[in-house]
RNA sequence: GCAGACGUAGCUCAGUGGUAGAGCAGCUGUCUUUUAAACAGCGGACGAGGGUUCAAUCCCCUCCGUCUGCACCA
Numbered sequence: 001g002c003a004g005a006c007g008u009a010g011c012u013c014a015g016u017g018g019u020a021g022a023g024c025a026g027c028u029g030u031c032u033u034u035u036a037a038a039c040a041g042c043g044g045a046c047g048a049g050g051g052u053u054c055a056a057u058c059c060c061c062u063c064c065g066u067c068u069g070c071a072c073c074a
Base pairs, nucleotide, nucleotide: 001070002069003068004067005066006065007064010024011023012022013021018054026042027041028040029039030038047063048062049061050060051059
C1' cells in the first nucleotide's frame, strides 16, 4: 500500500429500518446479630462526520481505531 472483518452499558455479547436489551459488575432497599446469599428496584451505551428515508444502531460514503490476510522494503 491492497483486501476483509469488527467498533452497542464498567466487562462479555444480542438486536440489523419503526420505544436500544441480556448476563456479570455497580448503587439503593427488604431480609439477616453481621457479612454473604436470596428477593425487589435504580442508573448506565450505538466510534466521528455526512448522505438516503416519514423514520437509521441497522442502508450508502468518508474518516478514526482494533484485528486478520496479502504485498512492498533496505

Predicted 3D model of a 74-nucleotide RNA (transfer RNA) from Candidatus Yanofskybacteria bacterium RIFCSPHIGHO2_02_FULL_43_22. It matches the Rfam family "tRNA". By type it is a transfer RNA. The sequence is in RNAcentral, with records from ENA.